[in-house]
About this RNA:
This is a predicted structure of a 72-nucleotide RNA (transfer RNA) from a Candidatus Woesearchaeota archaeon. Rfam family: tRNA. It is annotated as a transfer RNA. Gene Ontology term of the family: triplet codon-amino acid adaptor activity. Rfam describes the family as follows. Transfer RNA (tRNA) molecules are approximately 80 nucleotides in length. The source organism's lineage runs through Archaea, Nanobdellati and Candidatus Woesearchaeota. The coordinates come from a structure-prediction model, not an experiment, and the mean pLDDT is 83.

RNA sequence: GCGUCGGUAGUCCAACGGCUAGGAUAGAAGCCUUCCAAGCUUUUGAUCCGGGUUCGAAUCCCGGCCGACGCA
Numbered sequence: 001g002c003g004u005c006g007g008u009a010g011u012c013c014a015a016c017g018g019c020u021a022g023g024a025u026a027g028a029a030g031c032c033u034u035c036c037a038a039g040c041u042u043u044u045g046a047u048c049c050g051g052g053u054u055c056g057a058a059u060c061c062c063g064g065c066c067g068a069c070g071c072a
Base pairs, nucleotide, nucleotide: 001071002070003069004068005067006066007065010025011024012023013022018055026044027043028042029041030040031039048064049063050062051061052060
């Protein structure tokens, strides 16, 4: 340099073009407990960036950035 795949909470993963973006874990508060842990309840937090298509984009298209792998 070329190609393929990927980029979503602190972390790991979901999400036929219909989103009010979901789950686990982590954080906070409370309940329980003599205390801790475990358990239960509530709660906080995310779509890599810029354009385009569309009534509607995390999802499709283009460009960029970053990462993994392959080729050179």